[in-house]
RNA sequence: GGCUACUUGGUCUAGUGGUAUGAUUCUCCGUUCGGGUCGGAGAGGUCUCGGGUUCAAUUCCCGAAGUGGCCC
Numbered sequence: 001g002g003c004u005a006c007u008u009g010g011u012c013u014a015g016u017g018g019u020a021u022g023a024u025u026c027u028c029c030g031u032u033c034g035g036g037u038c039g040g041a042g043a044g045g046u047c048u049c050g051g052g053u054u055c056a057a058u059u060c061c062c063g064a065a066g067u068g069g070c071c072c
Base pairs, nucleotide, nucleotide: 001071002070003069004068005067006066007065010024011023012022018055025043026042027041028040029039030038048064049063050062051061052060
């Protein structure tokens, strides 16, 4: 340099054109003599950035950035 895949809470992850799912983490409560486990409640997301299409974009299109892989 060329091709290609990916980017979603602190971390990991599902997802479809109609205001994002679950796990984990953290806080509080219950349980216990106490801790762990378990149960309940809550917190935590401008879905990488810019533009376009659309009534509506995390999703579709174009470009950029970052990361990984292959080739030279």